[in-house]
RNA sequence: GGACGAAUCAGGCAAAGCCCGGGCAACCGGGUGACGGAAAACCACGGGUCCACCGCAGGUGGAUGGCCGGGUUGCCUGA
Numbered sequence: 001g002g003a004c005g006a007a008u009c010a011g012g013c014a015a016a017g018c019c020c021g022g023g024c025a026a027c028c029g030g031g032u033g034a035c036g037g038a039a040a041a042c043c044a045c046g047g048g049u050c051c052a053c054c055g056c057a058g059g060u061g062g063a064u065g066g067c068c069g070g071g072u073u074g075c076c077u078g079a
Base pairs, nucleotide, nucleotide: 005076013036017032018031019030020029021028022027035066041072042071043070045069046068047067048064049063050062051061052060053059054058
């Protein structure tokens, strides 16, 4: 230095629910709240799923990174 890893240090994120707001919707933002995660940091490239519209088939647009894969970056370093 790298890999593995979550023991350790420093920390950090935030599911569902509830309140407010945005949106046709999926869903998103803020507050509260912690189910959980060693990347639950970032990226819609591929797949899956969800929503809307058109429709014979299928297509178009949107969403989901805490569904899977992949890419980029970061803290620690005992076994």
The prediction has a mean pLDDT of 86. c-di-GMP-I riboswitch aptamer from a Deltaproteobacteria bacterium, 79 nucleotides, folded computationally. Of the family's consensus pairs, 95% are formed in the model. Lineage of the source: Bacteria > Pseudomonadati > Myxococcota > Myxococcia. The RNAcentral record of the sequence draws on Ribocentre.